[in-house]
Context: one part of a larger RNA
Molecule: small-subunit ribosomal RNA, central domain
Organism: Eucalyptus salubris
RNA sequence: UUGGGCGUAAAGCGUCUGUAGAUGGCUUUUGAAGUCCGUCGUCAAAUCCCAGGGCUCAACCCUAGAUAGGCGGUGGAAACUACCAAGUUGGAGUACGAUAGGGGCAAAGGGAAUUUCUGAUGGAGCAAUGAAAUGCGUAGAGAUCGGAAAGAACACCAACGGCGAAAGCACUCUGCCGAGCCGACAUUGACACUGAGAGGCAAAAGCUAAAGGAGCGAAUGGGAUUAGAUACCCUAGUAGUCCUAGCCAUAAAUGAUGGAUACUAGGCACUGUGCUUGUUGACUCGUGCAGUGCUGUAGCUAACACAUUAAGUAUCCCACCUGGGGAGUACGUUCACAAGAAUGAAACUC
Numbered sequence: 001u002u003g004g005g006c007g008u009a010a011a012g013c014g015u016c017u018g019u020a021g022a023u024g025g026c027u028u029u030u031g032a033a034g035u036c037c038g039u040c041g042u043c044a045a046a047u048c049c050c051a052g053g054g055c056u057c058a059a060c061c062c063u064a065g066a067u068a069g070g071c072g073g074u075g076g077a078a079a080c081u082a083c084c085a086a087g088u089u090g091g092a093g094u095a096c097g098a099u100a101g102g103g104g105c106a107a108a109g110g111g112a113a114u115u116u117c118u119g120a121u122g123g124a125g126c127a128a129u130g131a132a133a134u135g136c137g138u139a140g141a142g143a144u145c146g147g148a149a150a151g152a153a154c155a156c157c158a159a160c161g162g163c164g165a166a167a168g169c170a171c172u173c174u175g176c177c178g179a180g181c182c183g184a185c186a187u188u189g190a191c192a193c194u195g196a197g198a199g200g201c202a203a204a205a206g207c208u209a210a211a212g213g214a215g216c217g218a219a220u221g222g223g224a225u226u227a228g229a230u231a232c233c234c235u236a237g238u239a240g241u242c243c244u245a246g247c248c249a250u251a252a253a254u255g256a257u258g259g260a261u262a263c264u265a266g267g268c269a270c271u272g273u274g275c276u277u278g279u280u281g282a283c284u285c286g287u288g289c290a291g292u293g294c295u296g297u298a299g300c301u302a303a304c305a306c307a308u309u310a311a312g313u314a315u316c317c318c319a320c321c322u323g324g325g326g327a328g329u330a331c332g333u334u335c336a337c338a339a340g341a342a343u344g345a346a347a348c349u350c
Stems, first nucleotide, its partner, number of pairs: 003322003007304002012318001014201004021194001023192001025088004033081002035077009049065001051063004091191001092188003096183002099180001103177004108172002110154001114150008125136002162169002206247004215241002220236004258317006266295010299306001323350003332343004
């Protein structure tokens, strides 16, 4: 390479948008590029295959023949792919009506708790631990009651629940914006799917600048423990955690499972929304669509398990893998303020 694979053995990009490209509903028409059939030319000879013959046989040699395949010309076929033209509505979109939601951004408001400051009462301990000590306290701590300030996070509701492409999103109200599902009918008429490069977003930590700093808390100091203790435990505590603007681009970024479409037993539950049954009504019964879970048949799987939310049966497109270590290292390049990120070997060794 041909293949075979990618939940857990190596392997699905963190996620989405989208260029080129690849692939692509139904009906009819055009022409004939691919495709198929015929025919002609050509692809030197030798060789190979094969028939006959010649060296006593054979190797070898001579004569004749032929397939497959390639290229080109020419005559036809029109199912399929592509093309031309016209249509169609089931895929896709738009408009309309309703609706659920911690979806995003901005602004305003709220209470509990914590800490600090201050006033009062009061008078000896408090705090901590396995036990202690460091620490705080007669300059009045801790405790209790009043007042003030600050910052961060939002108990209960809360769920096997909801929303978002993912990261993620939860006190309350308001404004602006995005996406979805359902329902009828109207409209466009294949406008679709995937997507190399490319671009957007992207937890935490980290970086730059300016604010902020209650609690927690890397580093660090002290006290313990211990043979030691650069730890686990305790007491303090700086960056940070928070906000604004800009970088960084990585995570066990996980469902360890790429996206799209179609098909393939059921049962139970929840969320959203229609129809139906019954009712004054909430509610209830049955059922459709969309989503979220549990269980389970066929099938699949090395097994575990998966099983209409597939890891089943198929098609299309992309990414990736090819023994372990060396190594996600070296070198080079690109990006970054840096930290580093991306791309990514070999020798050697088992």